[in-house]
């Protein structure tokens, strides 16, 4: 020095569902990292566990659901950036 691992910086990509009560603001609950899409949050960026697609799909479970599984080793997907510490294999030199 690379590979690779951690932190950080910028940049960039996303999601925001379901039941209840309420004229309405709001108020309560399940799931989850997020469910305030006017975000300073929260997850995610190529070995891509963000999230999109198919799909108004299938099975199963709930009062209900994008709730579990399944499809799925599917089609796509947003940096193959900078910068500090860490840090192999290999390889190249010099010594004895």
């Nucleotide at each position: 020095g690379u590979a690779c691992g951690u932190c950080g910086g910028c940049c960039g990509g996303g999601g925001u569902g379901c039941c209840c009560c309420g004229c309405g603001a709001g108020g309560g609950g399940c799931u989850g990292a997020g469910a305030g899409c006017c975000a300073u949050a929260c997850c995610c960026g190529c070995c891509g566990c963000a999230c999109c697609u198919g799909a108004u799909c299938c099975g199963g479970a709930u009062c209900a659901u994008g709730c579990c599984g399944g499809c799925g080793c599917a089609g796509g997907g947003a940096g193959a950036c900078c910068g500090a510490c860490g840090g192999a294999g290999g390889g190249g030199a010099g010594a004895u």